The RNA shown here (small-subunit ribosomal RNA) has 1445 nucleotides and comes from an uncultured bacterium. It matches the Rfam family "Bacterial small subunit ribosomal RNA". Its family is annotated with structural constituent of ribosome and ribosome in the Gene Ontology. Model confidence (mean pLDDT): 84 of 100.
RNA sequence: AUUUUGAUCCUGGCUCAGGAUGAACGCUGGCGGUAUGCUUAACACAUGCAAGUCGAACGGAAUCUUUCGGGAUUUAGUGGCGGACGGGUGAGUAACGCGUGAGAAUCUGGCUUCAGGUUCGGGACAACCACUGGAAACGGUGGCUAAUACCGGAUGCGCCUACGGGUAAAAGGUUUACUGCCUGAAGAUGAGCUCGCGUCUGAUUAGCUAGUUGGUGGGGUAAGAGCCUACCAAGGCGACGAUCAGUAGCUGGUCUGAGAGGAUGAUCAGCCACACUGGGACUGAGACACGGCCCAGACUCCUACGGGAGGCAGCAGUGGGGAAUUUUCCGCAAUGGGCGAAAGCCUGACGGAGCAAUACCGCGUGAGGGAGGAAGGCUCUUGGGUUGUAAACCUCUUUUCUCAGGGAAGAACACAAUGACGGUACCUGAGGAAUCAGCAUCGGCUAACUCCGUGCCAGCAGCCGCGGUAAUACGGAGGAUGCAAGCGUUAUCCGGAAUGAUUGGGCGUAAAGCGUCCGCAGGUGGCAGUGUAAGUCUGCUGUUAAAGAGUCUGGCUCAACCAGACAAAGGCAGUGGAAACUACACAGCUAGAGUACGGUAGGGGCAGAGGGAAUUCCUGGUGUAGCGGUGAAAUGCGUAGAGAUCAGGAAGAACAUCGGUGGCGAAGGCGCUCUGCUAGACCGAAACUGACACUGAGGGACGAAAGCUAGGGGAGCGAAUGGGAUUAGAUACCCCCAGUAGUCCUAGCCGUAAACGAUGGAUACUAGGCGUUGCUUGUAUCGACCCGAGCAGUGCCGUAGCUAACGCGUUAAGUAUCCCGCCUGGGGAGUACGCCGGCAACGGUGAAACUCAAAGGAAUUGACGGGGGCCCGCACAAGCGGUGGAGUAUGUGGUUUAAUUCGAUGAUACGCGAGGAACCUUACCUGGGCUAGAAUGCUACCGGACAGCCUGUGAAAGCAGGUCUCCCGCAAGGGCUGGUAGUAAGGUGCUGCAUGGCUGUCGUCAGCUCGUGCCGUGAGGUGUUGGGUUAAGUCCCGCAACGAGCGCAACCCCCAUCUUCAGUUGCCAACGGGUAAUGCCGGGAACUCUGAAGAAACUGCCGCCGUAAGGCGUGAGGAAGGAGGGGAUGAUGUCAAGUCAUCAUGGCCUUUAUGCCCAGGGCUACACACGUGCUACAAUGGGGAGGACAAUGGGUCGCCACCUGGUAACAGGGCGCUAAUCUCAAAAACCUCCUCUCAGUUCAGAUUGAGGUCUGCAACUCGACCUCAUGAAGCUGGAAUCGCUAGUAAUCGCGCAUCAGCAAUGGCGCGGUGAAUACGUUCCCGGACCUUGUACACACCGCCCGUCAAGCCAUGGAAGCUGGGUGUACCUAAAGUCGGUAACCGCAAGGAGCCGCCUAGGGUAAAACUAGUAACUGGGGCUAAGUCGUAACAAGGUAACCAAU
Repeated sequence: AUUUUGAUCCUGGCUCAGGAUGAACGCUGGCGGUAUGCUUAACACAUGCAAGUCGAACGGAAUCUUUCGGGAUUUAGUGGCGGACGGGUGAGUAACGCGUGAGAAUCUGGCUUCAGGUUCGGGACAACCACUGGAAACGGUGGCUAAUACCGGAUGCGCCUACGGGUAAAAGGUUUACUGCCUGAAGAUGAGCUCGCGUCUGAUUAGCUAGUUGGUGGGGUAAGAGCCUACCAAGGCGACGAUCAGUAGCUGGUCUGAGAGGAUGAUCAGCCACACUGGGACUGAGACACGGCCCAGACUCCUACGGGAGGCAGCAGUGGGGAAUUUUCCGCAAUGGGCGAAAGCCUGACGGAGCAAUACCGCGUGAGGGAGGAAGGCUCUUGGGUUGUAAACCUCUUUUCUCAGGGAAGAACACAAUGACGGUACCUGAGGAAUCAGCAUCGGCUAACUCCGUGCCAGCAGCCGCGGUAAUACGGAGGAUGCAAGCGUUAUCCGGAAUGAUUGGGCGUAAAGCGUCCGCAGGUGGCAGUGUAAGUCUGCUGUUAAAGAGUCUGGCUCAACCAGACAAAGGCAGUGGAAACUACACAGCUAGAGUACGGUAGGGGCAGAGGGAAUUCCUGGUGUAGCGGUGAAAUGCGUAGAGAUCAGGAAGAACAUCGGUGGCGAAGGCGCUCUGCUAGACCGAAACUGACACUGAGGGACGAAAGCUAGGGGAGCGAAUGGGAUUAGAUACCCCCAGUAGUCCUAGCCGUAAACGAUGGAUACUAGGCGUUGCUUGUAUCGACCCGAGCAGUGCCGUAGCUAACGCGUUAAGUAUCCCGCCUGGGGAGUACGCCGGCAACGGUGAAACUCAAAGGAAUUGACGGGGGCCCGCACAAGCGGUGGAGUAUGUGGUUUAAUUCGAUGAUACGCGAGGAACCUUACCUGGGCUAGAAUGCUACCGGACAGCCUGUGAAAGCAGGUCUCCCGCAAGGGCUGGUAGUAAGGUGCUGCAUGGCUGUCGUCAGCUCGUGCCGUGAGGUGUUGGGUUAAGUCCCGCAACGAGCGCAACCCCCAUCUUCAGUUGCCAACGGGUAAUGCCGGGAACUCUGAAGAAACUGCCGCCGUAAGGCGUGAGGAAGGAGGGGAUGAUGUCAAGUCAUCAUGGCCUUUAUGCCCAGGGCUACACACGUGCUACAAUGGGGAGGACAAUGGGUCGCCACCUGGUAACAGGGCGCUAAUCUCAAAAACCUCCUCUCAGUUCAGAUUGAGGUCUGCAACUCGACCUCAUGAAGCUGGAAUCGCUAGUAAUCGCGCAUCAGCAAUGGCGCGGUGAAUACGUUCCCGGACCUUGUACACACCGCCCGUCAAGCCAUGGAAGCUGGGUGUACCUAAAGUCGGUAACCGCAAGGAGCCGCCUAGGGUAAAACUAGUAACUGGGGCUAAGUCGUAACAAGGUAACCAAU
């Protein structure tokens, strides 16, 4: 820094950026220097080498040479020294192993110093010779021989001593100078031993120990010691973690970190341990011995089968294991080591080279100029941009490279000689930009962006997460970024992580206070004094190896690397000092604590006695049909007399009122009254003790309910159970009828609860206000109250402060100290295993594998609630009329079909797009055709009329053929037209989830926001909430808000009244003329009307109510009254709502077809279902005749007067009108008269037959209309449901658009006639505001739980099975030390042999621990769409939760 949320703050985990590595893997790879290189199988090893040397210790042998005297060289053997160093590895070891600091009871070859000595003898054994065994390894017997080999005597220091004495050394050699040898004393070095402190994890390891702990005697060692042995005693260790189990070499250091720390222990250095595994000793100064010995075991090899040999964890190397780690190299030139007097020999120590980018450091792959910003690539809005000064090109340089020449230091040994590396480093010259760049990344974290491909596929991914047709996240490309001979990935460690918190965290609600108290150990502790000096502070001394790290210099051209010098904290030990604090010792004090004294309150505890109300039961009386119960019922009780009522009796349990955020108690808990016993608290006073205190791991006591054991008791209630209901089910709830355990008592267990203030205990300090309980007290009082003061409890509010917020706040969650308990992501899981407790139930303690990237707290805004409040709406109610039933029209679904084109689908699709499907439309189907195409523009080329006309064929489109050969211009060329090519065309093909635009809906609902300020850490809040009012966020008042914007309203249009102006095509009152009649004419401008401008309405006036806003009223006036009626007008937004098929448009797809043309068909199908209408079912009606009154509109491809014909549709004539002029045009309901008389009818009109009319190219599929005939269902419609509050519903007709015609009963308008009802807001639906809860935010159509079913994964149990290491007991027992020992050997010292103890190993046995596996079995986790229900979240529809049954 990312990641939990719609957003916020917090808690909390996961993840990333950094550094590091003995690394590995992928891609790539120029050079040099310096380092490093089996982390795994302490697995097995072929081959070679890694420890020899000395002839100046000795006798021989061989070879060479000889002056024959000898000399030289080599060496098998005896002998000396060295093979205990050097080199390797880390298996074991939790230990005096290591680190650090001390110590005493020791040894020490070679080296150094000092002193003394080095004498006299003796006998052997190898080699060698002879014989001989064996395959070999290796021997056997006999004989000869030397020594610095072996033995004896003497002497001396020394050592021992009982002071008598005892014991007890030596070696020479070569040649003149040394060197050996022996003894003693010192030193140095090295080694052995002891102690303090430090040194991993586990208590689900709590007890361990028999040589164990100590003593005495003896033995033993170089030396102390139970080191060993005999006897005696019974000790020793352990909660400050013994024992056991697991893991591990330790350290200097290394990595990281600001540090404290954490991790680690390669290379280098110190120590330890080991050498095939186990045991053992020998020799030696030193070993229990890597390249020695003996034994046992495993393994390998040789063998003549009788026997033998071996040990790379030395250097190379091989196989194996593994992700993985090098050459069977050169040299002793240097440094060092062994032997030697020396020359010298040996040295896989070491010095070097080789291999490996394994790491660190350095260098290079060129430098400067160079814009026509070349070509090419990529992209593109076609203008350009980018690659990019990059290249080309010009000038320059030569590090590196190639070749040639020169050429070191390292060498130190008197001189001389001597170099593996190496002709290397380095220097000089020549050549020529010549030989040399990759890797990763580019969504955020995190520097770096576009195109194409793909289409939840392929894939990516460290976390969050990308990918379902426009992917900056996959793959490729271009570009960019980062690092660079490397770059990425993986693994591991530290960091970030204050995420185990000493520095430096927490525990009311996020994880976390034990249910409560008592109390041992431990930790901590009041006031003042004296002493000590353990802690503490301070000075000095020793040590803390070197290397490393730090600082400063210096050497390799720099650096890495190397060298030198210096500095250094801290630790441990010793020593001198200080005495404040802690501690300790002593002697004091009284403020903490306690005791005694005087009072007080109390449901504190235990036991006994008593009481009344209620309930049930029993008995009796009265009395009769129901009672009881519920939302409604039923089961149940009752005529065998219930219920009701009265009286009497019995039983058990609980104690109304008082009763109260009142009292008491440690908590659990405690409530009628009285008595007895008993504990604590408070107040007062200040007599006594004198720090006696606080906390408290383990431990102990108490501990609700339920439960368990035994015995009682049992009225009511009441798990389980039975019945009745409810329900889709109802093994439930709510409800009802019964009812067992239990609830109660006694005795004993259990030991847990949401045992909660979700808040451990103690002490001190830090504003107040208001209550309440107890006590004391006051100049409050006579007294009780009131009023005040103090102490102790118990509550509310609140300051500072704290807190993530909520909140806490002298009863702290504030400020501090002390002690205890507990926490460290969610799930798995309070589970498993183990142990402890319990009669059981179960409790206590308490994991891991695996899995997720969250889980969680508080608060915010919304949404939602079968939460609350308040308000509105034809929302309900009150009414009127319908739909749902019939027939039919129309739309949809479904089905059918070659096609029945497509879209719209709850409200918000369904007489919708469509305001006109016979062809066309038309998008669909079948068939026939065209391919620059049906339309348009441009460019280039070719042509001239290929145009037009005619013919054939054909259903047409088209195809084929014939004829003709245009116009302007002098020409070029142009017009027109055809062809070819190009740029392009076409698509009602896909995506409305890529879009614009338009539209629906919530909703004409009253809301939605902003600026500044203020509040809050913040999301946000305030304003906009509140009190009123309104149709309204309309207005008023109040208010940390003040203002503003989009909405509301108003401004706009129509209608209703009036005025003015105007007066044709409209009008006609008065005047005149005319007619059968008519504003017909002259005129008129009054009226109606037309159409322009105005007026008018504002709660303005009155009364009442109200602060105001405003409301009320049969108020007045007025044409209209409180928005006068209607329209247009639709805020922020919601539904990924609808539309790519109106149009536009990105992307994709198609191009002899998904385009275009044509004919025919289809969209009109029809078992069925739904929506919307029409017509009816009739008398408030039907039919006939007569009569009256509108408005909106339309009309020249038109409306058509009038006349004629026809029953009619209509036809034929024909006036007028481009319209206030003519016309459609008849309005209908209505009124008057006649008829029908309740019926499937003179209702209703479907269906069907026949004949016609009209439109149109054409009415078959598939038009309308007319006439005649036919005359179906239907007699008012189930559940359910729709519209409407006034000129409204209902009812009646008229017009128009589309249109050749019309399927129009549809849509849009117009007028005529003209109601009923509204008490009211409980309920249904929708909505607004406030508030509340929330586990919802895709927002309840939400979220979410459990069983079952399927797959995968890890894990527990389990009859058993198989291993492993450890300890114990017994048996056996090699080698070997030690002890013993008559026969044999030796002159002797002594040896062989035998015996004994111990013992590696082996065997047997029973346990415990641990690992693996297992039929079967248990739960758990994970997994797009399975099953059943709906437990939780809202009052989640039974409030939830905790514990128990």